This is a predicted structure of a 510-nucleotide part of an RNA (small-subunit ribosomal RNA, 5' domain) from an uncultured bacterium.
[in-house]
Context: one part of a larger RNA
RNA sequence: GGACGAACGCUGGCGGCGUGCUUAAAACAUGCAAGUCGAACGAAGUCCAACCAGUGGCAACACUGGGGAAGACUUAGUGGCGAACGGGUGAGUAACACGUGAGGAACCUACCUCGAAGCCUGGAAUAACCCUUCGAAAGGAGGGCUAAUACCGGAUGUCCCCUCCAGGUCGCAUGGCUUGGGGAGGAAAGGUCCGCCGCUUCGAGACGGCCUCGCGGCCUAUCAGCUUGUUGGUGAGGUAAAGGCUCACCAAGGCGACGACGGGUAGCUGGUCUGAGAGGACGAUCAGCCACACUGGGACUGAGACACGGCCCAGACUCCUACGGGAGGCAGCAGUUAGGAAUCUUGCGCAAUGGGCGAAAGCCUGACGCAGCAACGCCGCGUGCGGGAUGAAGGCCUUCGGGUUGUAAACCGCUUUCAGUAGGGACGAAACCAGACGGUACCUACAGAAGAAGCCCCGGCCAACUACGUGCCAGCAGCCGCGGUAAUACGUAGGGGGCAAGCGUUGUCC
Numbered sequence: 001g002g003a004c005g006a007a008c009g010c011u012g013g014c015g016g017c018g019u020g021c022u023u024a025a026a027a028c029a030u031g032c033a034a035g036u037c038g039a040a041c042g043a044a045g046u047c048c049a050a051c052c053a054g055u056g057g058c059a060a061c062a063c064u065g066g067g068g069a070a071g072a073c074u075u076a077g078u079g080g081c082g083a084a085c086g087g088g089u090g091a092g093u094a095a096c097a098c099g100u101g102a103g104g105a106a107c108c109u110a111c112c113u114c115g116a117a118g119c120c121u122g123g124a125a126u127a128a129c130c131c132u133u134c135g136a137a138a139g140g141a142g143g144g145c146u147a148a149u150a151c152c153g154g155a156u157g158u159c160c161c162c163u164c165c166a167g168g169u170c171g172c173a174u175g176g177c178u179u180g181g182g183g184a185g186g187a188a189a190g191g192u193c194c195g196c197c198g199c200u201u202c203g204a205g206a207c208g209g210c211c212u213c214g215c216g217g218c219c220u221a222u223c224a225g226c227u228u229g230u231u232g233g234u235g236a237g238g239u240a241a242a243g244g245c246u247c248a249c250c251a252a253g254g255c256g257a258c259g260a261c262g263g264g265u266a267g268c269u270g271g272u273c274u275g276a277g278a279g280g281a282c283g284a285u286c287a288g289c290c291a292c293a294c295u296g297g298g299a300c301u302g303a304g305a306c307a308c309g310g311c312c313c314a315g316a317c318u319c320c321u322a323c324g325g326g327a328g329g330c331a332g333c334a335g336u337u338a339g340g341a342a343u344c345u346u347g348c349g350c351a352a353u354g355g356g357c358g359a360a361a362g363c364c365u366g367a368c369g370c371a372g373c374a375a376c377g378c379c380g381c382g383u384g385c386g387g388g389a390u391g392a393a394g395g396c397c398u399u400c401g402g403g404u405u406g407u408a409a410a411c412c413g414c415u416u417u418c419a420g421u422a423g424g425g426a427c428g429a430a431a432c433c434a435g436a437c438g439g440u441a442c443c444u445a446c447a448g449a450a451g452a453a454g455c456c457c458c459g460g461c462c463a464a465c466u467a468c469g470u471g472c473c474a475g476c477a478g479c480c481g482c483g484g485u486a487a488u489a490c491g492u493a494g495g496g497g498g499c500a501a502g503c504g505u506u507g508u509c510c
Stems, first nucleotide, its partner, number of pairs: 001510004006506005013381006019374002021339001026337003030334003035081003040078002043075005051066006088292003098216007107209002112205007120154004129144006159186002162183009190197002218264003225255003230252008267289004271282004294315005317328004345371001347370003353367001354365004384414004394405004418451001420446005428437001454499005459480003465494005475482002
C1' cells in the first nucleotide's frame, strides 16, 4: 500500500447492486417448510329429478316435510407416484474424501427416448363402514360386510434365464463367443370426457451409481518400527456386481527414513486476497463433489436410503399424564434463549424460473421471486452556482503599524439534481388466465437555497504552526521519543493539512 462475512469510537442526506452467527454440530416456545391423483377403488356426506304426504288455491301452481335415480361437489380410507430431489450445516474425515489424467467390467438403473412382442382366463381377502370393547391420552383388540391399476392362481411366450445335444471360432486349459435344435422355469390392468393415459416382457440409449491405476495438495521423528483378516492362494457364502467384503483351509506374507505406524490440525475443489512474477495466505457469498441430521447402533420399504421434517433399540435432555403409560428432535424459513467484540423480519407472493403429483383444470412448493432491517462492502449522486472589499463585525495572533480567518459571510442575481408534494404510470406475461414486487421504476408539474458534513491529523518518518494552560505532573506514543517554567510532540483555542457520508482505531492475511 492492498484486502476483509469484520468489530469498536465519533459522525451520518439519497439511490443501485451485493453481503449479513466466523462463537455453542448449544438448547429450542410458536407458525409454516411435501404433497398430489375422484380419469385406479369401494364408501360416507351435501346438493338434486320422478314420486308420496300436508297446507293454500276453482285451477295452473306455490310453500313445507319425506324421498332419493342419474349427476355434481367434498372428503377419511385402500391404491399409485413423489417423499433418496430441492433446502441446511462443516461436526467427523489426511481418505481414491477431493482435484486431475488415463482406463476398467463384474453389474444395477424408477421416470424419459427409440425399437420388438403381448395385454387371455379365474380366485381368495382386506381397510374404509357397522357392531362390541380396552385406554386419561397416545393408541389399540374382537366380530361382520365390500372394491380395485392392492393380492394370489392358470394359460400364452416375441423374448429372458437355466440346462442338454450338435456345429463354427478363440484359448495351454476349466472355458469364452456364436449358430441351430430339444427340455425345465418366468408376464400383464385397467381407466376414460374416446382424443388419449396407462400395464407386461425383452433389446438399445440417456441419466445416475460401481471399480482400478498414476499424479497433486498440511504439521510433527521430542512418533521407528507397524500389521493376524494382517499379505497372497483354493473353495464357499454374500452382493445388482468385482474384491478378505465375510468364512473354512493352506502358505507366511504385506508396509516402512522416497517416513510406514502414531499424534496434532483440517471438509476438498473451481476460486478469493495479495504479489511484477515466482510464491504466500485463505476456502464467507456463487458453483461442483463429499460427509452429517440430538448421541450411538440397526435394518425395513424402495429403481434409488441404511433415509434432516420415516421406522426400531439404547443413551442424554425436554414436555404431557388419571402414575398404568405416552410425546419430541430448527445443522429447513422466520423467530427465542444462551455464548460472544459481533451478524437481520415470527413480512408478501406462487406473478416469474424450477420441482412433485395430475390427461388436464389445478393443488403443493420459507426452493425461488420480492419486500423489511444494518454505511457491512462496492459504485453513483447531493449538501448549491455566479457576482460580491468598507477586505464589515466577531475570533485568533501582533513588533500595536498591522496580519489572518477571507469572497468566506452579509448583500445581489440564478438554478432545482436528490429529498418533498401532486398528476400520469410500465416492461418483467413466448400461449387462455395470471404481477407478490408496486401506484415501485420512469415521465410531467410545483415550491423554495430551501431538508443534508463530518472525522483524523499538524516533532521526524509524513502534507499541515502559532498562542495560552501545565511544569518528568497531568498526559502522549506505530518507531525514534516528547513533558523537570518560554513544549510546533500533553490539554484548549485560532489557523492549517488529509480524506469525505464517511473518518479513525483494533484484529487478521499478502

Notes: The RNAcentral record of the full RNA draws on ENA and SILVA.